[in-house]
RNA sequence: AGAGUUUGAUCCUGGCUCAGAAUGAACGCUGGCGGCGUGCCUAACACAUGCGAGUCGAACGGUAAGGCCCCUUCGGGGGUACACGAGUGGCGAACGGGUGAGUAACGCGUGGGUAAUCUACCUAAAAGUGGGGGAUAGCCUCGGGAAACCGAGGGUAAUACCGCAUAAGGCUCAAACGACGCGAGUCGAUUGGGGCAAAGGCGGGGAUCUUCGGACCUGCCGCUUUUAGAUGAGCCCGCGUCCGAUUAGCUUGUUGGUGAGGUAAUGGCUCACCAAGGCAUCGAUCGGUAGCCGGCCUGAGAGGGUGAUCGGCCACAUUGGGACUGAGACACGGCCCAGACUCCUACGGGAGGCAGCAGUGGGGAAUUUUGGGCAAUGGGGGAAACCCUGACCCAGCGACGCCGCGUGGGGGAUGACGGUCUUCGGAUUGUAAACCCCUGUCAGGUGGGAAGAAGGAUGUAUUGGUUAAUACCCAGUAUAUUUUGACGGUACCACCAAAGGAAGCCCCGGCUAACUCCGUGCCAGCAGCCGCGGUAAUACGGAGGGGGCAAGCGUUACUCGGAUUUACUGGGCGUAAAGCGCACGUAGGUGGCGAGAUAAGUCAAAGGUGAAAGCCCUCGGCUCAACCGAGGAACUGCCUUUGAAACUGUUUUGCUUGAGUUCAGGAGGGGGGAGCGGAAUUCCUAGUGUAGCGGUGAAAUGCGUAGAUACUAGGAGGAACACCGGUGGCGAAGGCGGCUCCCUGGACUGAUACUGACACUGAGGUGCGAAAGCGUGGGUAGCAAACAGGAUUAGAUACCCUGGUAGUCCACGCCGUAAACGAUGGGUACUAGGUGCAGCGGGUGUCGACCCCUGCUGUGCCGAAGCUAACGCAUUAAGUACCCCGCCUGGGGAGUACGGUCGCAAGGUUGAAACUCAAAGGAAUUGACGGGGGCCCGCACAAGCGGUGGAGCAUGUGGUUUAAUUCGAUGCAACGCGAAGAACCUUACCUGCCCUUGACAUGCCAAGAAUCCCGCAGAGAUGUGGGAGUGCCUUCGGGAGCUUGGACACAGGUGCUGCAUGGUUGUCGUCAGCUCGUGUCGUGAGAUGUUGGGUUAAGUCCCGCAACGAGCGCAACCCUUGUCUCUAGUUACUAACAGUUCGGCUGAGCACUCUAGAGAGACUGCCGGUGAUAAACCGGAGGAAGGUGGGGAUGACGUCAAGUCAUCAUGGCCCUUAUGGGCAGGGCUACACACGUGCUACAAUGGACGGUACAGAGGGUCGCCAACCCGCGAGGGUGAGCUAAUCUCACAAAGCCGUUCGUAGUCCGGAUUGCAGUCUGCAACUCGACUGCAUGAAGUCGGAAUCGCUAGUAAUCGCAGAUCAGCAUUGCUGCGGUAAAUACGUUCCCGGGCCUUGUACACACCGCCCGUCACACCAUGGGAGUCGGUUGCACCAGAAGUAGGUAGUCUAACCUUCGGGAGGGCGCUUACCACGGUGUGGUCGAUGACUGGGGUGAAGUCGUAACAAGGUA
Repeated sequence: AGAGUUUGAUCCUGGCUCAGAAUGAACGCUGGCGGCGUGCCUAACACAUGCGAGUCGAACGGUAAGGCCCCUUCGGGGGUACACGAGUGGCGAACGGGUGAGUAACGCGUGGGUAAUCUACCUAAAAGUGGGGGAUAGCCUCGGGAAACCGAGGGUAAUACCGCAUAAGGCUCAAACGACGCGAGUCGAUUGGGGCAAAGGCGGGGAUCUUCGGACCUGCCGCUUUUAGAUGAGCCCGCGUCCGAUUAGCUUGUUGGUGAGGUAAUGGCUCACCAAGGCAUCGAUCGGUAGCCGGCCUGAGAGGGUGAUCGGCCACAUUGGGACUGAGACACGGCCCAGACUCCUACGGGAGGCAGCAGUGGGGAAUUUUGGGCAAUGGGGGAAACCCUGACCCAGCGACGCCGCGUGGGGGAUGACGGUCUUCGGAUUGUAAACCCCUGUCAGGUGGGAAGAAGGAUGUAUUGGUUAAUACCCAGUAUAUUUUGACGGUACCACCAAAGGAAGCCCCGGCUAACUCCGUGCCAGCAGCCGCGGUAAUACGGAGGGGGCAAGCGUUACUCGGAUUUACUGGGCGUAAAGCGCACGUAGGUGGCGAGAUAAGUCAAAGGUGAAAGCCCUCGGCUCAACCGAGGAACUGCCUUUGAAACUGUUUUGCUUGAGUUCAGGAGGGGGGAGCGGAAUUCCUAGUGUAGCGGUGAAAUGCGUAGAUACUAGGAGGAACACCGGUGGCGAAGGCGGCUCCCUGGACUGAUACUGACACUGAGGUGCGAAAGCGUGGGUAGCAAACAGGAUUAGAUACCCUGGUAGUCCACGCCGUAAACGAUGGGUACUAGGUGCAGCGGGUGUCGACCCCUGCUGUGCCGAAGCUAACGCAUUAAGUACCCCGCCUGGGGAGUACGGUCGCAAGGUUGAAACUCAAAGGAAUUGACGGGGGCCCGCACAAGCGGUGGAGCAUGUGGUUUAAUUCGAUGCAACGCGAAGAACCUUACCUGCCCUUGACAUGCCAAGAAUCCCGCAGAGAUGUGGGAGUGCCUUCGGGAGCUUGGACACAGGUGCUGCAUGGUUGUCGUCAGCUCGUGUCGUGAGAUGUUGGGUUAAGUCCCGCAACGAGCGCAACCCUUGUCUCUAGUUACUAACAGUUCGGCUGAGCACUCUAGAGAGACUGCCGGUGAUAAACCGGAGGAAGGUGGGGAUGACGUCAAGUCAUCAUGGCCCUUAUGGGCAGGGCUACACACGUGCUACAAUGGACGGUACAGAGGGUCGCCAACCCGCGAGGGUGAGCUAAUCUCACAAAGCCGUUCGUAGUCCGGAUUGCAGUCUGCAACUCGACUGCAUGAAGUCGGAAUCGCUAGUAAUCGCAGAUCAGCAUUGCUGCGGUAAAUACGUUCCCGGGCCUUGUACACACCGCCCGUCACACCAUGGGAGUCGGUUGCACCAGAAGUAGGUAGUCUAACCUUCGGGAGGGCGCUUACCACGGUGUGGUCGAUGACUGGGGUGAAGUCGUAACAAGGUA
C1' cells in the first nucleotide's frame, strides 16, 4: 500500500466482497510445562446452607460459661476479676464490598462560585469540667402466647436522662463608628438587653486531713464551650454530552415580585397575595435508546466504535412509599406501611430479602471453589495486649488472553523398505528413517533451601518531656531474650536416570503462499466474493505431496480499518444518484474605499488547573519476556492576568467606483381591457345541374334521384389569424403573432445632477405557473378522448376510414403538476480570437446612401488555453476564484405504505421499512443486426429457353409395419447421400444351431512336416473314421515356417462418446477479403494503415492522405483447349511417284492430318477518344486468339461444439462361455400414406418403316471377341486377331432422303399382367437383368409454389467407363454430335462486399424483452375486531409517616399560692401522599376471517408493449 466482481473488450460512476488489527468471547479438532493477568456480556430471575460488622470491663449494674483460690452435706456454695454470656452505655455500623435497573439530567466531564453552607473522629490554640435530682434495663415474682414476643408488679447503676450555678469567648437583637467590596454586603472594635455547657475513668504519690473508702497533688484518657486548620459533604453557574420534525408548539407553582414558613444553606423548596409572564426551528415539548468519565480498540491523522477488569463520580439494594436515629442515611446484611413471592404455624399469628464471598436452580452459545489465612496491606473498636474483617493476601478450576520454554542435537546414501506418481526410464516422500556419537531444558525421583517480618512482648541501661517528684506515664536510643508465614512438599540450587513422557490444526481455482492421482457424475456436496460439480473436477470426497501457523489452529459473532462509500482534513449534481418550474422576499449567512476608537474573535507571554493508573521516553527489579517499580514527557482542554492591534466584529466620521433616483431617446407577438377586419370551414335559403360523391394500400360504413358532390348568389355563427416569419423580437418562468384605441410592467442607449453601501443570496413564507382535469353560468363553426359503425387481423377493446359527446372558446373560482429541458440555481470578478443576426450610439467621410473603424446590450455558430470518464463546454463556461441557497450517497421494493398537511374530487406535497439482487448505470470501442441510408456485385430479379409440382415407373427419405426391416446423413450445406452396383457372400440386423486363449497377433510347453484325398452323421458350422505324404537350413547341438492340443498373459468388439480427439470433408465462397511490424493519435478498448476521389472480376491499379512497409488471400506460375514453328515418324497419315485384289492395301514418303516432346504467341504492346497529363475505360488496327481468350486444378483469417469413433487412427468408459467367433435360413427389397431427385410420356419440330452420312473419349487376357453358322430375338456354337494409335467392344444417335399416319387416348404413351424363353451364378421363390408373343393403365402439357441456364451455354442426341459372376436405355463420372433465345435495366425478392447511421443485441434478431393469468414460498400494507405495554386528563380512595390542630385521656424530674401549671405521651382530626379503583383519550406492540399490491422461483398460459424508423418514432 491494495485486490476480486457489471463488459466481447474499455474508461468512468457505483455498490458488494476480501487481505489487517482487536475481544470479558463461544463452537469444532487437538493439547507438554511455567509466569502474569482474567472469568454471568443472558434473568436488577428465584434462592437451600455457611460465612461477610463488630468492639470496648480503663463508662455501668453485674457474673451465665471457662480459669484460679477457699468451703462443701459432693447436690453445690463463696471469693477473685485472669476472664466474660446477656443487658445499660459509648464508638462504629453512612466505610469497605456488589450491581448498572433507572436516569438525556447540573447525572457526568471541565472550569468557576458559595459574601448562601455543614463537617463525628484528627491537628493547633483559648477557657472550663461546680453542685444536685428523678428514673430505667438487666435481675426477681406473676401472667398471656404454638412461636415471634408481650404485659403487670418489685428493686438497682452509670461517661444513660433532667434541673440549677458559672459565661471570657461564642449565638441572637438593637444602636452608632471604622475598614474593605462595583454592589448586595462582609469584617473589626464599643455599649446595652435576652437565653444557652459539662462526666467521669484509670495510674502514681512526698507533706497535710480522713469516716481509712478517700480528700488533696499529679500524669494520661475522656467530657464542655469557642476559634482556626485539615478532610469530607451540600448547593449554584458557564461550556460540552445519542437518535427521531412521519414529535411544532409547551407551561398555571407555570415565570417574576412582596411577605411568611422551612432547611446546615440559596431558591416557588412550600404557602398567601399581586403581576402575566417563561421556554421554543441556535429544536422547546414528546417518543426511543443509554449510567457518565479517566480510559480501551482501531486509524497515518482527523475521526469512528466502546465504557469488562483498574481508578473517579452517580444511581440502586425484592417492588413502591415513608420517616426515625445520627456529624453524616431517607440507610444492601436498620425501622414502619403497602404489593407480589417464599417459608413456619396450634390458623389466632409470625418470619424473610446473596445486584457481599462461596454455592444452587433457571435462562443461555457461554463464565470458576459451598478452599486457606488474617502472615502482609488496609479498615472498625480498644489505653493496650488483642478481637473482628469472604476488604485483602494466597491457593484451586478454565489454552480465556499475553509472555517464555520444550517435544532433542551432530553425523548418516544402498538415496533401504513402504507409500504416491509415472512418459515405465524413473521421480518424490528424503538425511527423513534405520544406524553411530552426544546433550539433559521441562516433566519424574532424592536432598538442600531463601526473601516476603515491619513489628509485638519482656528485661536492662540511657536521653528527653511532664511533675513537688528520681514515682507513674509518654517519646526516643542501645542491648539481651522471646515470639509472629496462609502461600509452602514455594522460588531457587545440587545430584540421579533415560531420547526416554510431550504436535497438532487449517489451507493448496483466482483474490492468496501451496498440485497430482483415484472416486463421484448439476448427484453427493463446496462456497467470503467471483463461482465449482451434467464421465478426463489442481474448486466435491479420499490419498500422496506441498504451503501457513504452532500448544495451538480454524469457524462464528461483534468493532474499527481498508471505505476519499457522509468527503473538517477529503466528494459531488449537462448525460452516471443529484439544480426547487419560476420569481419576490423574512430570519440567517456574506459584503466596496479612507480615517479614528474599542478589544468580542485572533495572536503572544505568564500563572492556575488538566487526580492516580494507562499510552510514550529513560533507568531499574523478577535468568529473558509478559509483568512490576522509579523519574520524565505528554494530557492538543478550561480558567485568570498582562500585552499586541494587521485582519474579522462593534462603534464614530467621511467617500463614490457597487446599488438606486432624475432627464432625453428609440426597439419589441411583454401584460390587461374595448372595438373592428378579411380569407377559410360548416350550416341555412335560393338558383343551375345529374348520378354519383366521399374515402382508402384496397375497400366498406356514410351522404345522394325526397336531387347529393360540383358551380353561383345571399345569409347565420363560432374559432383561429395564411403571406410577412427569420438558430428574428419580448417576458422571471409558464408563455406571447390580424388591425386600432385606452391603461400598464420591464429591459436598452446617451447625458446631467442627486442619495451615499441603501448590496448579493435567501431556510420557512408569499405570488405566478403549459396542457389535462374539477365547480357555476354561457357558448359551440372546426377539431375531437369516450362511444358507435366500417375495414385490417389468427384476434384488433389499436394503428386506417365514416360519424360523434365531453372538452377545446368566454366569465368567475379551484387544481399546482410536465422531458415545467440548456436535463446546466442565483450573484460578482478574471481568462486568445474569428464570424453572423437584433437594438441604441460614436468616429472618418459624404449632398446623401453604401463601405470602413469603434462602444454597450441581447441572441447564434466555430474555435485557443483550461476543464471533462468520455461525449463535449469554451467571455451566454461545464475554465479560474469568492458568496449564498437547493439537492445526491448501489439497484429493486417506491415516489409506494403509514402518519401529517393541501384539495370539491382527481390527486398533490412530505416520505419510510421488511424483503431481495451483485449488480443497476454513464460515455466511448469493435462486431452483429435493422420491415435505416448510400455505393456495388452475383442466372439475385427482370428478359428469355427448358423443366419440377399433376400421370406411370425408377430411386432415396420420413412414417408405419416387422422377429429383423442393421447403422449413419436431417434447412440452404440430409433425402439417385456413405452405397463406383444387398439373390448367398457383402451384413454390421433377426431367428435357430454351435465354439470359448478363441476367425486374427506376440510369448511358453508338448506333439506333429506342411499339405492333399476319401467315407459317414448333420441344414451347415462341426464331429468322427481312414488313406497319401515325411519337406527346407544346419557349425549336427539345433533352427525357421506351418498344423494340432494345453495353461496364462491376452486377443476380439461396425459396442458408447464426432460435445474428449487426430485426420479428412462440407458450407459461407473463388466471396475479396483477413492480418502484422514500426510510427502516429487516443487515459483506454481501439483507431490509423484497410477510410477518401477514380477504376477493376479483384484490398486490381492510380492519385490523395500520419502514415511507411510487409504477410496470407486476388492475379500469375500448373494442366487442358484454340494458332503456328521445330524435333520425331509406327500401329497414325497419303501430296507427289510406282504397284494394286482398289482397301494407305503394298513399295515409298515425312510434305499434310495426327501423335507427343520442346518452343513461339497476347503484353492494353500500337492508334484515336474520354479521364487529373494517372490508373483505367471506349472504339479501332493487326492477329488463330483481345483486354483474366474458354475450361480445370488451386479454397485466406475464420464461422457453423457443421459431418464422420461404421474408411482409418485414437483417449476414456463398457462386454469377456459374450456386446467376441462360426454356420443355415430370413431381413436390409415390407406398404394405407407423405416428400425429394430422376426417367418416360402426353405426340405431327412427332410416331412407324426403308435407305443413307459424320464423332470423341474410353475399356479389354479368368478379358474384348472379328468373320462364319443357328435362333424372330435375348443368345448359342465355332473360332481368327489382340497384353492394343495395329485386333476388338463398335452399327454412334439426333441428322439427311423417301413412304405412311392426320389430331384420335390414336400407328401417341408405354405401366401392368399372362405365356414362352435367354444369360449369369452352388442357387434367380422371397429378390436379377434381358428376349419374343400377347395385354395396352394413368396421362391430352400439369394449382399454389418452385428449379436450371448468358454460348459452343441452355435444350436435344447418342457413345464410353468405374463398381461388377450377373444386375444401371432411368444413378454417377466422362465424351463428343446438332445447336438456340434473351439481358431494357437494378425498383423489387435472395445472397454477398464496402462506407455510414441507430441499438437496451455480444450464445450477437432463431437476439433481447414487457404485462396479465395459473402454481409454490417469503416479507409487508389495509382489516370487523381481540389482547397487552406505556402515558395524559377527570374523579374516588387514602396505609405508614411528617407537619398543624385538639373538645377525649394519661403524665417521674421543672415551677407552684399544692388547687394546679409548664412540657410531654396516647387518641382523634386536617393537609400532603404510595398501592389500588372508575371513566375517557393518546401512543406502541402482538394477533385477526378476508383483502391489496410487492419480491423470488423449473422449460407453464396469452399476447408483442420496448430496444433498429422495433415495423403506428